[in-house]
Molecule: small-subunit ribosomal RNA
Organism: uncultured organism
RNA sequence: UGCAAGUCGAGCGCGAACGUUCCCUUCGGGGAACAAGUAGAGCGGCGGAAGGGUGAGGAAUACAUGGGUUACGUGCCCCGGGCACAGGGAUAGCCGUGGGAAACCGCGGGUAAUACCUGAUGUCGCCCCUCGGGGUGAAAGGUGGGGACCUUCGGGCCUACCGGCCUGGGAGCGGCCCAUGUCCUAUCAGCUUGUUGGUGAGGUAACGGCUCACCAAGGCAACGACGGGUACCGGGACUGAGAGGUUGACCCGGCACAUUGGGACUGAGACACUGCCCAGACUCCUACGGGAGGCUGCAGUAACGAAUAUUCCGCAAUGGACGCAAGUCUGACGGAGCGACGCCGCGUGUGGGAGGAAGCCCUUCGGGGUGUAAACCACUGUCAGGGAUUACCAAGCAAUCCCGCCGAACAGGCGGGUGCGUUGAGGCGUCCCAAAGGAAGCCACGGCUAACUUCGUGCCAGCAGCCGCGGUAAGACGAAGGUGGCAAGCGUUGUUCGGAAUCACUGGGCUUAAAGGGCGCGCAGGCGGGCCGUUAAGCAUGUUGUGAAAUCCCUCGGCUCAACCGAGGAAUCGCUUCGUGAACUGACGGCCUUGAGGCAGGUAGGGGCAAGUGGAACUCUUGGUGGAGCGGUGGAAUGCGUAGAUAUCAAGAGGAACGCCGGAGGCGAAGGCGACUUGCUGGGCCUGUCCUGACGCUGAGGCGCGAAAGCCAGGGGAGCGAACGGGAUUAGAUACCCCGGUAGUCCUGGCCCUAAACGAUGUCCACUAGGUCGAGGUUUCUUUGACGGAAUCUCGGCCGAAAUGAAAACGUUAAGUGGACCGCCUGGGGACUACGGUCGCAAGGCUAAAACUCAAAGGAAUUGACGGGGGCUCACACAAGCGGUGGAGCAUGUUGCUUAAUUCGAUGCAACGCGAAGAACCUUAUCCUGGGCUUGACAUGCUUGGAUGCCCCCCUGGAAACAGGGUUCGGCUGCCCUUCGGGGUGAAACUUGCACAGGUGCUGCAUGGCUGUCGUCAGCUCGUGUCGUGAGAUGUUGGGUUAAGUCCCGUAACGAGCGAAACCCUUGUCGCUAGUUGCCAGCGAGUUAUGUCGGGGACUCUAGCGAGACUGCCGGUGUUAAACCGGAGGAAGGUGGGGAUGACGUCAAGUCCUCAUGGCCUUUAUGCCCAGGGCUGCAAACGUGCUACAAUGGUCCGGACAAAGCGACGCCAAACCGUGAGGUGGAGCAAAUCGCAAAAACCGGGCCUCAGUUCGGAUCGGAGUCUGCAACUCGACUCUGUGAAGUCGGAAUCGCUAGUAAUCGCAUAUCAGCGUGAUGCGGUGAAUGUGUUCCUGAGCCUUGUACACACCGCCCGUCAAGUCAUGGAAGCCGGGAGCACCCGAAGUCG
Repeated sequence: UGCAAGUCGAGCGCGAACGUUCCCUUCGGGGAACAAGUAGAGCGGCGGAAGGGUGAGGAAUACAUGGGUUACGUGCCCCGGGCACAGGGAUAGCCGUGGGAAACCGCGGGUAAUACCUGAUGUCGCCCCUCGGGGUGAAAGGUGGGGACCUUCGGGCCUACCGGCCUGGGAGCGGCCCAUGUCCUAUCAGCUUGUUGGUGAGGUAACGGCUCACCAAGGCAACGACGGGUACCGGGACUGAGAGGUUGACCCGGCACAUUGGGACUGAGACACUGCCCAGACUCCUACGGGAGGCUGCAGUAACGAAUAUUCCGCAAUGGACGCAAGUCUGACGGAGCGACGCCGCGUGUGGGAGGAAGCCCUUCGGGGUGUAAACCACUGUCAGGGAUUACCAAGCAAUCCCGCCGAACAGGCGGGUGCGUUGAGGCGUCCCAAAGGAAGCCACGGCUAACUUCGUGCCAGCAGCCGCGGUAAGACGAAGGUGGCAAGCGUUGUUCGGAAUCACUGGGCUUAAAGGGCGCGCAGGCGGGCCGUUAAGCAUGUUGUGAAAUCCCUCGGCUCAACCGAGGAAUCGCUUCGUGAACUGACGGCCUUGAGGCAGGUAGGGGCAAGUGGAACUCUUGGUGGAGCGGUGGAAUGCGUAGAUAUCAAGAGGAACGCCGGAGGCGAAGGCGACUUGCUGGGCCUGUCCUGACGCUGAGGCGCGAAAGCCAGGGGAGCGAACGGGAUUAGAUACCCCGGUAGUCCUGGCCCUAAACGAUGUCCACUAGGUCGAGGUUUCUUUGACGGAAUCUCGGCCGAAAUGAAAACGUUAAGUGGACCGCCUGGGGACUACGGUCGCAAGGCUAAAACUCAAAGGAAUUGACGGGGGCUCACACAAGCGGUGGAGCAUGUUGCUUAAUUCGAUGCAACGCGAAGAACCUUAUCCUGGGCUUGACAUGCUUGGAUGCCCCCCUGGAAACAGGGUUCGGCUGCCCUUCGGGGUGAAACUUGCACAGGUGCUGCAUGGCUGUCGUCAGCUCGUGUCGUGAGAUGUUGGGUUAAGUCCCGUAACGAGCGAAACCCUUGUCGCUAGUUGCCAGCGAGUUAUGUCGGGGACUCUAGCGAGACUGCCGGUGUUAAACCGGAGGAAGGUGGGGAUGACGUCAAGUCCUCAUGGCCUUUAUGCCCAGGGCUGCAAACGUGCUACAAUGGUCCGGACAAAGCGACGCCAAACCGUGAGGUGGAGCAAAUCGCAAAAACCGGGCCUCAGUUCGGAUCGGAGUCUGCAACUCGACUCUGUGAAGUCGGAAUCGCUAGUAAUCGCAUAUCAGCGUGAUGCGGUGAAUGUGUUCCUGAGCCUUGUACACACCGCCCGUCAAGUCAUGGAAGCCGGGAGCACCCGAAGUCG
């Protein structure tokens, strides 16, 4: 902005215009007919209260279900009865006129009706009164047709139809009443004055406090009144196995509402969505005086918002209003449009087509995947597109004709049939054309959960529903390929139900996980013993009505199927009517004794209250004795004491608590109760079975009791003792310990009302194996008594069957099995809190949230680890000893510093004389400086070249490497053919180029291997069985024993494995065998001398094989065991000594620089070569050593005794030279033959005589030797001179238990040379301990645990600014509800 409620001329009176035709005309116009009795408004009737929209309000005036109305209404519709007579006066419209901007209004004139009024009649209705009578109350006509009759010629009259009035009934629709059901909140517990009832009146269609007057004082409420919050209700919908939970869009029924609030009018019906009046808010018009409006009808617009459609077509169908009808109206409705919003159906092709194109991806480089997928060949034609066409959705209306009825009627009308003609908004359908053409996406791929690879990224970027991914190899991020799922959709988000037995009615719990009230008494409530009878409320069964339709379900049917639709059935688990039954529950009546109670007789007791009494201890006072301390502690101090303490004696005072008995014991409801006596008093138990006759159990609220602390008032106050003071401890010590000490503790009265008020276990009843101990009764057995036995009742404990329990555990004192009732729980924190209420004098108690935050909090048990837990046991762990380190000088390694570089690694034990068994160059490295090379110093393959190339030699530059060049002679140079001239080939080598080499570059936290360490500690496991829901346990624990999980015994375990031990090597004794290079007793020979020689095998020795030791024997102990102690014998005795040997595992231990290796990085360099330097630098610190500080020594001379090794690039004898290192020399020896090689400490003798020395040897000067290309940086050694520190080492700390420590020398590896280091060898050769308190480490058992990265763990509190959430806050602002009073619109009544 348009449309959504009008219609009727067959109720009534009026009544145009445009236009057309004709006439007249002064040509301006006028008139008539048609248009047309049309449009139009008005009076009147019906409708407008339906249909359509919405869910604000409403927790009951609503809704649902079932009833009631004798307490009611009803237009239109249907059925029945009766009536419709005679009159009258107005008023819109209209005409005239006036006011106003408009809306609209006033005045005058005149007109009609199915409008209005009066009278009559009155079947009948209503009212009054006794049959009967009286009173009162109606109306309207219109249209069609018509013969006789009448007429004022309009008509009357007759007839048909449509109306009208009165009245009775019906149908349908309403009003009112009752019962039952219908959300959260008690941090809302009391509400109510028209309130509850009565009498009377008014009012209504109707009952009623609905209203009023009067009277009474009632009514509702824990079965939740009143208040607050929220919400339309139902049929149904979603979900669920169901029970339930959630919900009330679409469709149907009901209610409520119509801009907000109020009000009535009209009407059958309204307090009325598109009527009226008033008030408010808002919008619009205005001439400022006034007016107009109401989309929560259909469309549409704006705004809000994450978000929701066309200002469409049609009344053809269905339905509605009006009309006699034709018909008009109908945004109801029928259709179409938009939106994948939902459900359903269909398509995007079908068949063939390679061991399989390309592309892309992966790859172990062979191949594999995408994949018959594509291309290609053949075919089909749904849908969309184009063209043509028409059945169906149509029923109806209706000319004509026929039949029947009304009627006087061959008018007319009505009913039924026939049916010319006629009605489609939109949809559905059929045929033809064309072409594989126009038509596939989304999510996921770590587990849950179906589907995996590569690359990128590197705790970044990101993912994430939960667990959790990402810190350089990410199936989890991103991409790609592949795969899985669904598909015109797919994912996400939100919401509801499910899973969730996680509010548990079905169907949970409360010892320790959240949860038993602190305890009792008890009102309401819930539940309740045996028998008989009655009743029939519950209950059971049958029956009646209802439970609308739609939906859901079943069957059948219609659209090609389905969605969708139609028909029939079932269902609607509910309420209701009337019977029947009587077991059970209830109700009523009667009876009973077993539950409960009473009575009688006994009995135990720290049960309670009051009064009195007592002794011990303590403190104080007085006096005596006494004379220096006491007291207190881990040790002290404060404190007390010569003014006489402590101690001790006597006397006195005071307050509190009651030792022993005393107990796993008793009593009490719980809190709790402990000297004795008396009084008062509660309860229990036992026995008797005399009485009552179900009197019972539980118990929301309520009431009472209720440890300690605390509060008020008054007393009391010895000891103890918060606070407080002091002394200690300590880093501090507002604590633990000590010295004091006030409240308090005690009494009386009154409050408080809490607790780990615990058995963390509510009360009561019944049932379900036992054993044992204690307490109190009774009965019985023994002739009696005691003791004892048996039985039984009650109470208090322990252990246990079944059962239960997550387990621990519980188990007749249940946490078992059942019953009754109450209380309580629903993740952790926030929070035993805030607010509100209530109690309290206060402190505070009771009741009790939310925001916010976390992904857990928690229980029980298991295995470890840990403990300033326990038990047992080991180890040079400590102790007992011996010798060291830490102090000195030097050596060596490390840190640090320095440097061009001081290469790298190792870092508590378990790095630091470590890698390195040996850095002058080399080694040696991205260590530094400088110079060079680029297929490379080294490997493999291909390729170019040409016949060379290599060795040797020479020249130039140079520090060398290297670069450039020359080359005479000589040497080497494969194979085949050969006419010996050569030809072919190309192996080795060289050369060109390409692949590649190379890396001691990074990552030991990507790895293999190897190694260290716990630790040579005695442990670590498995199979089967058993136990446990399980983790797991058992075995492996226990009693003994051992070096040992070694062995024995026991044993729900029985066995076994890896470890321990043994086997192996070495050493110690003996035997046998064998005697060379070893040996030499006896025999012989020889020498100055020597096994030198002949010989010998006896001995030593060598090196092979054996023997030997096994707790075997004896005694003791022990369990008749294992074993231990002692002894004998023996070379050796209880593993004889030593070595090799290292379980499961731990330390992300060490090593990418031994080696190997993934990934990354580098490629004229991080590779390779060379010269020089560095790894050796030196304020300092540390580790490991050497030498010392001396007389158990130093020095000089003399003398003796080893083992194990090594030697040809070697060891090197004799002899000579040199003071010496060494040199010359060269014998011997591949070594039981020769050499290194002197062993040293030791023994004997001399000197030194306690000193910085005849100790000590650093440092430095000089001179040398040796190795080596070369000793400057930077070697070792010799001689001579020099002669430092150091006089035994602080705190601390190391090694060692016997051939060990200590001490003494010797050899070897590496090596040209070089060690105080390393690895070995022998010589001399002790002391101490026989214990386990402590330190360290370890093993087993046990215990606690909030630890499990495992105590180097875990974890608590405080602390800034900023920010968030919640509470408080002087106040301030707003909203809801209530009460009181004032003003008061419209309107109703008077």